[in-house]
RNA sequence: UCUCGAAAGGGCAAACCGUCGGCAACGGCGGGACGCAAAGCCUCCGGUCCUGAACCAUCAGGAUAGCGGGGUUGCCGAAA
Numbered sequence: 001u002c003u004c005g006a007a008a009g010g011g012c013a014a015a016c017c018g019u020c021g022g023c024a025a026c027g028g029c030g031g032g033a034c035g036c037a038a039a040g041c042c043u044c045c046g047g048u049c050c051u052g053a054a055c056c057a058u059c060a061g062g063a064u065a066g067c068g069g070g071g072u073u074g075c076c077g078a079a080a
Stems, first nucleotide, its partner, number of pairs: 003080001004077002011036002016031006034066001040072003044069003047064007
């Protein structure tokens, strides 16, 4: 240093509730913690979901980075 993931300090925050935005998927903020070592960031690939057009095939736009892969940056340092 890389792989890796013990400890400690700290970090993030699912479901659900309130509120606001969106046709919707879903998102912001507050509460709340199921979990997370990239659950930081990026839709490039695949998946899933929504809306519209098609209705044989599909096409367009969007959502999800906490579905997986990939890219990029990064805290700590036991064991191996």